RNA sequence: GCCCGGGUAGCUCAGUGGUAGAGCAGACGAUUGAAAAUCGUCGUGUCGGUGGUUCGACUCCGCCCCUGGGCA
Numbered sequence: 001g002c003c004c005g006g007g008u009a010g011c012u013c014a015g016u017g018g019u020a021g022a023g024c025a026g027a028c029g030a031u032u033g034a035a036a037a038u039c040g041u042c043g044u045g046u047c048g049g050u051g052g053u054u055c056g057a058c059u060c061c062g063c064c065c066c067u068g069g070g071c072a
């Protein structure tokens, strides 16, 4: 330099045009003499940045940034 994949909650990931979710972690409550375990409730996010397409974009397109792999 060229090609392919990934970037979404604190962490691991889903969501592939129509109001952003799960598990774990965390907070509060119940339970306990107290704790652990268990049960209930609670999402805090400029969806990497910027432009474009569309009535509508995390999702499609261009450019850029970061990251993993392949080729040279």
Stems, first nucleotide, its partner, number of pairs: 001071007010024004018055001026042005048064005
The prediction has a mean pLDDT of 81. The RNA shown here (transfer RNA) has 72 nucleotides and comes from Qipengyuania flava. Its Rfam family is "tRNA". Its family is annotated with triplet codon-amino acid adaptor activity in the Gene Ontology. Lineage of the source: Bacteria > Alphaproteobacteria > Sphingomonadales > Erythrobacteraceae > Qipengyuania.